RNA sequence: AGGGUUUGAUCCUGGCUCAGAAUGAACGUUGGCGGCGUGGAUUAGGCAUGCAAGUCGUGCGGAAAGGCCCCGCAAGGGGUACUCGAGCGGCGAAAGGGAUAGUAAUGCGUAGGUACCUGCCCUUAGGCCUGGGAUAGCUGGGGGAAACUCCAAUUAAUACCAGAUAAUGUCUCCGGACCAAAGGUGUGAUUCCGUCUAAGGAGGGGCCUGCGUCCUAUUAGCUAGUUGGUGGGGUAAUGGCUCACCAAGGCAACGAUGGGUAGCGGGUGUGAGAGCACGACCCGCAUCACUGGGACUGAGACACUGCCCAGACACCUACGGGUGGCUGCAGUCGAGAAUCUUCGGCAAUGGGCGAAAGCCUGACCGAGCGACGCCGUGUGUGGGAUGAAGGCCUUCGGGUUGUAAACCGCUGUCAGAGGGGAGGAAAUUCCGGGGGGUUAUCCCCCUAGUUUGACCUAUCCUCAGAGGAAGUACGGGCUAAGUUCGUGCCAGCAGCCGCGGUAACACGAACCGUACGAACGUUAUUCGGAAUUACUGGGCUUAAAGGGUGCGUAGGCGGCCGGGUAAGUCGGGUGUGAAAUCCCCCAGCUCAACUGAGGAAUUGCGCCCGAAACUGCCUGGCUCGAGGGAGAUAGAGGUGAGCGGAACUUAGGGUGGAGCGGUGAAAUGCGUUGAUAUCCUAAGGAACACCAGGGGCGAAAGCGGCUCACUGGGUCUCUUCUGACGCUGAGGCACGAAAGCUAGGGUAGCGAACGGGAUUAGAUACCCCGGUAGUCCUAGCCGUAAACGAUGAGCACUAGAUCGAAGAACACUCCAUAGUUCUCCGGUCGUAGCGAAAGUGUUAAGUGCUCCGCCUGGGGAGUAUGGUCGCAAGGCUGAAACUCAAAAGAAUUGACGGGGGCUCACACAAGCGGUGGAGGAUGUGGCUUAAUUCGAGCCUACGCGAAGAACCUUAUCCUAGGCUUGACAUGCAGUGUUCAGACGAUGAAAGUCGUCGGCGUAGCAAUACGCGAACUGCACAGGUGCUGCAUGGCUGUCGUCAGCUCGUGUCGUGAGAUGUCGGGUUAAGUCCCUUAACGAGCGAAACCCUUGUCACUAGUUGCCAGCGGAUCAUGCCGGGGACUCUAGUGAGACUGCCGGUGUUAAACCGGAGGAAGGCGGGGAUGACGUCAAGUCCUCAUGGCCCUUACGCCUAGGGCUGCACACGUCCUACAAUGGCACGCACAAAGGGAAGCAAUCCUGUGAGGGUGAGCAAAUCCCAAAAAACGUGCCCCAGUUCGGAUUGCAGGCUGAAACCCGUCUGCAUGAAGCCGGAAUCGCUAGUAAUCGCGGGUCAGAAUACCGCGGUGAAUGUGUUCCUGAGCCUUGUACACACCGCCCGUCAAGCUACGAAAGUGGGAGGCGUCCGAAGUCGCCGUGGCAACCCGAAAGGGAGCUAAGCGCCGAAGACGAACUCCGCGAUUGGGACUAAGUCGUAACAAGGUA
Repeated sequence: AGGGUUUGAUCCUGGCUCAGAAUGAACGUUGGCGGCGUGGAUUAGGCAUGCAAGUCGUGCGGAAAGGCCCCGCAAGGGGUACUCGAGCGGCGAAAGGGAUAGUAAUGCGUAGGUACCUGCCCUUAGGCCUGGGAUAGCUGGGGGAAACUCCAAUUAAUACCAGAUAAUGUCUCCGGACCAAAGGUGUGAUUCCGUCUAAGGAGGGGCCUGCGUCCUAUUAGCUAGUUGGUGGGGUAAUGGCUCACCAAGGCAACGAUGGGUAGCGGGUGUGAGAGCACGACCCGCAUCACUGGGACUGAGACACUGCCCAGACACCUACGGGUGGCUGCAGUCGAGAAUCUUCGGCAAUGGGCGAAAGCCUGACCGAGCGACGCCGUGUGUGGGAUGAAGGCCUUCGGGUUGUAAACCGCUGUCAGAGGGGAGGAAAUUCCGGGGGGUUAUCCCCCUAGUUUGACCUAUCCUCAGAGGAAGUACGGGCUAAGUUCGUGCCAGCAGCCGCGGUAACACGAACCGUACGAACGUUAUUCGGAAUUACUGGGCUUAAAGGGUGCGUAGGCGGCCGGGUAAGUCGGGUGUGAAAUCCCCCAGCUCAACUGAGGAAUUGCGCCCGAAACUGCCUGGCUCGAGGGAGAUAGAGGUGAGCGGAACUUAGGGUGGAGCGGUGAAAUGCGUUGAUAUCCUAAGGAACACCAGGGGCGAAAGCGGCUCACUGGGUCUCUUCUGACGCUGAGGCACGAAAGCUAGGGUAGCGAACGGGAUUAGAUACCCCGGUAGUCCUAGCCGUAAACGAUGAGCACUAGAUCGAAGAACACUCCAUAGUUCUCCGGUCGUAGCGAAAGUGUUAAGUGCUCCGCCUGGGGAGUAUGGUCGCAAGGCUGAAACUCAAAAGAAUUGACGGGGGCUCACACAAGCGGUGGAGGAUGUGGCUUAAUUCGAGCCUACGCGAAGAACCUUAUCCUAGGCUUGACAUGCAGUGUUCAGACGAUGAAAGUCGUCGGCGUAGCAAUACGCGAACUGCACAGGUGCUGCAUGGCUGUCGUCAGCUCGUGUCGUGAGAUGUCGGGUUAAGUCCCUUAACGAGCGAAACCCUUGUCACUAGUUGCCAGCGGAUCAUGCCGGGGACUCUAGUGAGACUGCCGGUGUUAAACCGGAGGAAGGCGGGGAUGACGUCAAGUCCUCAUGGCCCUUACGCCUAGGGCUGCACACGUCCUACAAUGGCACGCACAAAGGGAAGCAAUCCUGUGAGGGUGAGCAAAUCCCAAAAAACGUGCCCCAGUUCGGAUUGCAGGCUGAAACCCGUCUGCAUGAAGCCGGAAUCGCUAGUAAUCGCGGGUCAGAAUACCGCGGUGAAUGUGUUCCUGAGCCUUGUACACACCGCCCGUCAAGCUACGAAAGUGGGAGGCGUCCGAAGUCGCCGUGGCAACCCGAAAGGGAGCUAAGCGCCGAAGACGAACUCCGCGAUUGGGACUAAGUCGUAACAAGGUA
């Protein structure tokens, strides 16, 4: 710090997604040890059990229990106070501990304030006198199941009361009045511990104020003690805190009120920061304690383990009545993805009580459980290569796992066992001694001894032995790391893009690798990346986004020059900003985590001093902004009224006489009752031709005949006045096309709906004939448009050029025209700049300032719901669930278009001849079959592979019989003649079985050596088996079309463009000119072959003019090279010459010459690429498959099968012919397992013979049409030859299936071919024969050759195809494209809905507990007063009454959530139905 993902590619916009860090986490797999932390986030749901607040006998009366003493045998009794149950009394219990429900402010944070209180503690100054009456306990008696309670008698106090004393206290009218106390310990108290009064302090608290503190306007108004005052009351204290009276205020767009959510802060996570999110643990504050209400006590509470009442829940009960509150520590149930032990100890720290010892302390300190987090550490270390075995891969050579292991040596961390052991603990306790404080029982210091550890244990020693200790995720890209096998759109993966349909680096497994490591992944969440809410730091012409336009309120912003002030601003100082945390430095645990210490920081707030530039405020001026005035002036600016002509329709009349009208073509329609056409007259309504122009005016919508009236705004000139009066503008108000609505009028034309006619598969459309609302007017409503410049308003600045409109000035002596300058308005081009680009560019989309509106992925959706406006239609405001990974913008290259331009081609046209009809041949489909082997399928399959299927060929074609290292190749091992060969048997053959049986050398021979083959077995052979969509090679096609590219340069952010475009020209991207291009390559052309003319050379096998010879005749012979010819080498043609056109070009047209003229004819030659085109059956080849068979051999059959369909051909239908006879002229080829002359023979095919010839020599070989003569006479024929019969020939082992030829006989269809369709532009079409390859034989096919030899067109409108330029595009698998909507099916979320269930907060009425307060207090009462007493008084009080008052009941609303028959649209889902709406002029823009 970025990356992936929209496209064929590009740039941009924009979303989605990833890599990082983090967590009180959870889940999966795995799991050695230790340290430090941390652990109920959900149901503030319910809780069994134990513990969590007591203590003081030095306050008191005392003695239940224990100890000790005494009496007693014992039971028991007495005493003591070592000790102490219960009680009275004091202090504490308001702290500590837990939780976050409520609370959006009665809270918190920060900075201030004061009308207040304060137990224990500290300091200071004083005091502590005299009395009194009760009451618990205890004892006795009673009630009750219990909890508990009642009565009587009696007793104490540091409990209670009275009196005295009384200021430095309180009140005060300033005279005065009033107010306290308690003792204890001890031999002994002014002195120790307590107690009272007052003042002060420290610490703590109460109350008040400023500022800050979430979302929502689909919550806009709220408020009656409400806001203020006066006076009472109340409180520790201010205050509507409360009450009475008076006034009518108070809050709110700077968001009141309502709703939702939430404890707040220090801080935590992340981030560069600004921010954003969070508020566990720790610290501060607040609030709560089963739910709601209330007070009491007290220094302090409206009180977590106190009280009273109500409610819910739970428990006990003798049914009468009681009891309880874990959001303390453990623990349990429930719910949940999920969160621990019913542990030890007061040893330390701290707290309460106590004089103290001490007691209490689930605070706390520790331990336990959980890898929940962070940190540390280990699972060994050195050597060790025949690189072992095994695994995996392999090109079979090897590679890798891998020094890894084994093996050898060493060490001993951690864990384990055993043993020592510092420290947490001394400022502790107790007991002596000494010293000091004047005395002291009190305090402090020193000192000898003594005492205290729940828990943990550093560390050390010994022991044994590498022994007990490694996994998880990932490996297509992002993102580090790949191979094999399995699977076959299945199973599955996936964070995004996307993988999987038989060669998956993406699924599963294995091996290997990568990352991290006692962990590793996944999920969830937060921040980041995201400048993707943009303060730092974004945008709005076309990507999402400028309000339809104006006026204007609040608000925001605001010209020049002075003076003042000091709110903002800036500087300095000071207080505060708790601690912890973060950061820096140092230190302690072996290190680290962790902890300690110091510093810095805490960006904030307050106070003080200072500055005065800028903003604000106050004040004084100015004129350039703005406005006013005067004089001119242009204009479809607005409103109303009047007038006008053309056209149209209708009506009346005349003329006229058959059609009119309409369309692509028609029809409906109108017309003999007289239309259309034409003339005259009249009526009516609407709109205003020409002028008219991107000309004018207006804020926009919009405004167009002429005149008048009223009226708004602009511009120019003068520079006379005011003196900042300005700009923008949330809400608000006004205007606002068309359509639409209401009421009334009007209605010529046009014309939704509707009717009819056409078109069409349909046609609820496009076209035609009609036609109602409407369009028009008046009054009102609606308030929207692609209301667009898709561009808000204002001001300023920043090159120009040019055109139009309205004015003014200058100079020319004047006028006019032209000119120059200035202002304003409307356009075009363009610089810089800007922009993703297109573009924009003084009319900015440039550079700045001010204000307003709006945007934040696509769809859902401008929908639902709520509100509001409207008569309605509908408008404004305006979501979510769900779903997708895109959706867009601009530009690029292609492709395409029922877009355009130019051009070409037997593309059409003009012609000639065919095909399609017949018979046959052949190929294909189909059918059939045991099999009819396979491939090829528009052009570019179909006389194609196949240049030739009787067997062979021939194949996993079929049937049948056989072989198994094999028909063929190589290697190894073994046997050792088994082999080959011959013969026999069997068989259809193949094969099987049997018998005999090598060669060479030496040797007479046995034999020995050597050689070849064979057999057995193992490796392997073999496959025309599959995949042409795994491939090579070859081929077809577009297309012999003129295209396809590159280098450098230039332009563009880029894809790309330029070049290659344009103007000419060409067959051609052929050439020329122009030109940011200049060159080059592959193609075109040329080079090559052939043919056409000539020359030279050569002259056999070819030729023969001249000379000679020979023959019936023939280059037959001598000879010759002239000619033809052969085959080599050259020449020739290049727009070279002339004229014209053209740009002085390229080139074209015409001409001359020439054998040939503009590429002379023909051929070979096929650019980049396209079609996953064809071929695995030519060959080669990856992978898969078969291996006594899918291999090999053999026999027979099939590939030839025939209701049928199609392609390509042959022969015909005849007289330009047929037949017969005669007769002439080629070229190119072939020949040895061959071509074969001659002769003989046969009607013939052929047979016999066999000269010659490996060929310019011999042979095939006769060319045919043509030409000449004759016959036929238009007919199914003397046309046509199919079919069939008979007889033959040839090839071949073999012609049945299934060859070809001959002769004789037979003599079918067919009389020129429907729709449609093919070839051909000159030696071509047509027609005529000849040859060759294949081949034993078997062409109507194929490949060649020559003979005869036309017609038509010099055009491009149309069909087809192609090329170039341009244009549009939503296509890029590229129009056989893309794509829309209904319906049908599945699934899913949401809305509406009669109704129904529940919650929250208020309102009204009723009832009214506890309790404070008030009134009352006849009942009750010890202290004080009177009294001898009885009794009375004062005072207190139970009960009663009243206000308030929780819960509850009822009622009417409001609001939120759920369910809901049915219903509505929406999203999604390979291959459903109907059409074809959009994208090209998308076929009606």

A computed fold for a 1485-nucleotide RNA from a metagenome, annotated as small-subunit ribosomal RNA.
Its mean pLDDT, the model's own confidence on a scale to 100, is 84.
Rfam family: Bacterial small subunit ribosomal RNA.